[in-house]
């Protein structure tokens, strides 16, 4: 230099164009002499940045940024 893939909660990933979720974690309750384990409930987010497409974009198209691979 070329080409490909990926970026979504604190981590580890889902989400068919049509309310942004799950596990783990964290907070508060329940339970318990008291802890752990169990249950409840709770707070997570500018979906990497920008603009286009569309009644409607995490998903399409398009630059860019930053990571990963294969060619040179």
């Nucleotide at each position: 230099g070329g080409g490909c893939a990926c970026a979504u909660a604190g981590c580890u990933c889902a989400a068919u164009g049509g309310c942004a979720g799950a596990g783990c974690g964290c907070a508060a309750g329940a339970c318990c002499g008291a802890u752990a384990a169990u249950c409840u409930u709770g707070a997570u987010g500018u979906u990497a940045a920008a603009g286009g497409u569309u009644c409607a974009a995490g998903u399409c198209c398009u630059u860019u940024u930053g990571u990963g691979c294969c060619c040179a």

This is a predicted structure of a 72-nucleotide RNA (transfer RNA) from Hariotina sp. MMOGRB0030F. Its Rfam family is "tRNA". Rfam's curators write: Transfer RNA (tRNA) molecules are approximately 80 nucleotides in length. By type it is a transfer RNA.